[in-house]
RNA sequence: UCUCAUCAAGAUUGGUGGAGGGAAAUAGGCCCCUCGAAGCCGGGCAACCUACGGGCCAAAGCCUGAAAGGUGCCAAGUCCGGCAGCUCUAGCUGCAAGAUGAGA
Repeated sequence: UCUCAUCAAGAUUGGUGGAGGGAAAUAGGCCCCUCGAAGCCGGGCAACCUACGGGCCAAAGCCUGAAAGGUGCCAAGUCCGGCAGCUCUAGCUGCAAGAUGAGA
């Protein structure tokens, strides 16, 4: 960089730390934060991949369970933010962009 899948659910009242944080897309908006941010440790959620159990099946495959390993994640829809359509001023749908996983 390309392809495919998913992105409205879920999850820290702990320790440390000490002022910042909400990846990146500008600016901006809107939020979180000393009633303690980021980071780190512990804990947890989920179930994409590997391994494992069960069901259907000739097989491919599908459904399902569990969660040991590899990732990921643990405020707000991917916080909003671009484009198009619908509806009508606040929403809905699709696309784009992005994130995560798996593969090339």
Predicted 3D model of a 104-nucleotide RNA (SAM riboswitch aptamer (S box leader)) from a marine eukaryotic metagenome. RNAcentral holds the sequence, with entries from MGnify. Its mean pLDDT, the model's own confidence on a scale to 100, is 81.